This is a predicted structure of a 65-nucleotide RNA (transfer RNA) from a Pseudomonadota bacterium. Rfam family: tRNA. From the family's description: Transfer RNA (tRNA) molecules are approximately 80 nucleotides in length. The family's RNA type in Rfam is transfer RNA. The RNAcentral record of the sequence draws on ENA.
């Protein structure tokens, strides 16, 4: 200092979460690949606090640089 989707990362005055890629389906092509369009998918590392609420604030603990 970081832990948030399968991977990569975002998400400040706290109001139950998004992007690229991947993935699936469809367009288009004689076919594939780009390329377009539609879609599923995460209760935010665990575990208490504090709050009418906490992915965000405290404490603790793990793992990683």
């Nucleotide at each position: 200092g970081g832990a948030u989707a399968g991977c990569u990362c975002a998400g400040u005055u706290g109001g139950u979460a998004g992007a690229g890629c991947a993935g699936u389906c469809g367009a288009c092509u004689c076919a594939u690949a780009a390329u377009c369009g539609a879609u599923g998918g995460g209760c935010c590392g665990c575990g208490g606090g504090u709050u009418c609420g906490a992915u965000u604030c405290c404490c603790g603990c793990u793992c990683c640089a």